[in-house]
Context: one part of a larger RNA
RNA sequence: ACCAGCGAGUUUAGUUGUUCUCCGAGUCGAAGGGCAGUUAAUCAGCCCUAAGGCGGAGCGAAAGCGAGUGCGAAUAGCGCGUUUAGGAGGACAACUAAGACCCGAAGCCGAGCGAGCUUACCAUGGGCAGGGUGAACCUCGACGAAAGUCGAGGGGAGGCCCGAACCCGUGAGUCGAGCAAUACUCUGGGAUGACCUGUGGUAAGUAGUAAAAAGCUAAUCGAGCUCGGGAAUAGCUGGUUCUCCCCGAAAUAUAUCUGAGUAUAGCCCUGGAAAUUACUUUCCGGAGGUAGAGCUCUGGAAGGUACGCUCGUGGAUUCUAUCCAGGUGUACCUACCAAACUUCGAAUGCCGGAAAGACUAUUCCAGGAGUCAGAACUAGGGCGCUAACGUCCUAGCUCGAGAGGGGUACAACCCAGACCUCCGUCUAAGGUCCCUAAAUUCAGGCUAAGUACACUCAAGGAAGUAGGAUUUCUAAGAUAACUAGGAGGUUGGCUUAGAAGCAGCCAUCCUUUAAAGAGUGCGUAACAGCUCACUAGUUGAGAAAUCCUGCACCGAAAAUACACGGGGUUUAAGCCUGAUACCGAAGACGAGGACUCCAACAUUGUGUUGGAGUGGUAGGGGAGCUUUCCUUUCGCAGUGAAGCUUAGGCGUGAGCCUAUGUGGAGCGAAAGGAAGUGAGAAUGCUGGC
Numbered sequence: 001a002c003c004a005g006c007g008a009g010u011u012u013a014g015u016u017g018u019u020c021u022c023c024g025a026g027u028c029g030a031a032g033g034g035c036a037g038u039u040a041a042u043c044a045g046c047c048c049u050a051a052g053g054c055g056g057a058g059c060g061a062a063a064g065c066g067a068g069u070g071c072g073a074a075u076a077g078c079g080c081g082u083u084u085a086g087g088a089g090g091a092c093a094a095c096u097a098a099g100a101c102c103c104g105a106a107g108c109c110g111a112g113c114g115a116g117c118u119u120a121c122c123a124u125g126g127g128c129a130g131g132g133u134g135a136a137c138c139u140c141g142a143c144g145a146a147a148g149u150c151g152a153g154g155g156g157a158g159g160c161c162c163g164a165a166c167c168c169g170u171g172a173g174u175c176g177a178g179c180a181a182u183a184c185u186c187u188g189g190g191a192u193g194a195c196c197u198g199u200g201g202u203a204a205g206u207a208g209u210a211a212a213a214a215g216c217u218a219a220u221c222g223a224g225c226u227c228g229g230g231a232a233u234a235g236c237u238g239g240u241u242c243u244c245c246c247c248g249a250a251a252u253a254u255a256u257c258u259g260a261g262u263a264u265a266g267c268c269c270u271g272g273a274a275a276u277u278a279c280u281u282u283c284c285g286g287a288g289g290u291a292g293a294g295c296u297c298u299g300g301a302a303g304g305u306a307c308g309c310u311c312g313u314g315g316a317u318u319c320u321a322u323c324c325a326g327g328u329g330u331a332c333c334u335a336c337c338a339a340a341c342u343u344c345g346a347a348u349g350c351c352g353g354a355a356a357g358a359c360u361a362u363u364c365c366a367g368g369a370g371u372c373a374g375a376a377c378u379a380g381g382g383c384g385c386u387a388a389c390g391u392c393c394u395a396g397c398u399c400g401a402g403a404g405g406g407g408u409a410c411a412a413c414c415c416a417g418a419c420c421u422c423c424g425u426c427u428a429a430g431g432u433c434c435c436u437a438a439a440u441u442c443a444g445g446c447u448a449a450g451u452a453c454a455c456u457c458a459a460g461g462a463a464g465u466a467g468g469a470u471u472u473c474u475a476a477g478a479u480a481a482c483u484a485g486g487a488g489g490u491u492g493g494c495u496u497a498g499a500a501g502c503a504g505c506c507a508u509c510c511u512u513u514a515a516a517g518a519g520u521g522c523g524u525a526a527c528a529g530c531u532c533a534c535u536a537g538u539u540g541a542g543a544a545a546u547c548c549u550g551c552a553c554c555g556a557a558a559a560u561a562c563a564c565g566g567g568g569u570u571u572a573a574g575c576c577u578g579a580u581a582c583c584g585a586a587g588a589c590g591a592g593g594a595c596u597c598c599a600a601c602a603u604u605g606u607g608u609u610g611g612a613g614u615g616g617u618a619g620g621g622g623a624g625c626u627u628u629c630c631u632u633u634c635g636c637a638g639u640g641a642a643g644c645u646u647a648g649g650c651g652u653g654a655g656c657c658u659a660u661g662u663g664g665a666g667c668g669a670a671a672g673g674a675a676g677u678g679a680g681a682a683u684g685c686u687g688g689c
């Protein structure tokens, strides 16, 4: 892991509601007593009794009054009442108090047990190979006047040195289901001391002990262990057991020592009641200041014109004033901007009315909930970076709680809402070369990049290619190509070492001409040289430029293997436009069946017909199956009960029935009752393996 068994909304009291039963202005009948039955104890039943409860009258703080009463001066008005029957019991549901569906803390408190581990202390014992160093002190010698100094010998001090036993545990390795719940090997520290150690004793749980690490106090210590309070509490996690049928949410608002919770409302369910109640469309009547637009206002902001002002600033001049520039204000013109601007101003939406449609979809009352972590997408916005699978609102939609088809795969996208069966039909989205169901379909274009073939790409670049528009030149010969010319003043002036068309600055004329720039680009140190513009000739038909559009090209880098899902595809199996077929879902239709609700009819067991419906988490409601025991009635059983095995049948299902075999002694049906009543999950518990 698996298998079997056990394993979680219970009980008591009260409250409220629904339903059933009994009695009814009443209803129930405590303690106690009696009767019969039964038991180990005792239990429940019938009868008697009538304490008390609830109801039958309310109002007022109360006195009190009373179908009224309180306030009040009130015969006013208003509040609460009077008009509508209750009491008891059974069942069910929820709530309250209790352990209150089950398991789960760390903890808190009390009473005890522990110092055979360890810490400190007390008492009494024990242990420390060997080697080294050589303090005090003493003696002798030398020197000295002495104090004393020096030398030699003796001596044997020390939390001294090296190093075994002993004690410890520095570093590394091994081990790490170990030899071991702290070890082993090598290495290392102390080793006459604040040393190590035996035995006996003392000190403890808010306490001890501690050369202090919150260390240690029996493999446990920031408060030991055992038992008890005790089923502590847990707004937290996990688990919570049979079936079918009907409906079906929420992830919001407000409040909260509140944001993991809860209360009320919202949304769901069940029962009851009620109105053309709600909704949709059309028409009619309204309110409004958004989108857009605009510049009247409030502000912003570009240019211009006119007029005014101008402290300071720049320039010009008649040198003190004026002019120009600049600045600034106002008016006007042109073109603009605004969530907190508006002379304007929609569409939707909203409110009211009428008609029609439409299976009450609406509202109220009573009872039961769950929900308060939402998510993506589309649209309008705020924040953010017009970032985020971001965050916060609004409207919608799907998922959540929704299966099926498409999208390669893929909660949220597209299509479409699954009662069951069918080897029937038609479609949706999406598809139709093969994988793979269906067109190698038809017509017209485009693409040459494998672009593309259902999802990456920009600025920018380019005689790609197709289509379109406009302009210019052109048989008086365009454009391209070829042949020839492309000159003179002059090396223009300046600058410069030089500057000669061609470093730079200035100017950019004239002449000869068919034409030729004071020079388009190379080039030279500067010249030279080549070339262009421009012109003629040859040739002979289109040429040039700009703009718009479709598709394509470059821009274009990612990690196993090329990569549209793959194969593969080029007048397509790509892209654009049009057309006709077909495929394609749990959609629709067809056939059969089941169930729910409504209506009509017939009936009172309910049935027939018609219509509508039957996805579903939390959750609400309904109807059932099964287990154990009890009561009554009826049965089965050694001619074989229960249980088990295999097979068949019935039921939507939980389940039930039958037969064979096994087994060897009890078991069942109907009606009713009571529950220790259903197991796959809880790191569940016990056992097996």
Stems, first nucleotide, its partner, number of pairs: 002688005011098013026054003032048004037043001058065002068080004101239002104236001108229006119203009128193001130162003133158001137154007166190003171186004205221001207217003242624006252265005266371002268368007277361001279357008292344001293342002298338003302334009313325005374399002377396007404415003419593004424589003430583003433567003439580001441579006452569002460554002464551010481538005487511003492506003517532001521530002594614009625678001627675010643662002646659005
About this RNA
The part of an RNA shown here (large-subunit ribosomal RNA, domain II) has 689 nucleotides and comes from bacterium HR34. The prediction has a mean pLDDT of 84. Its Rfam family is "Bacterial large subunit ribosomal RNA".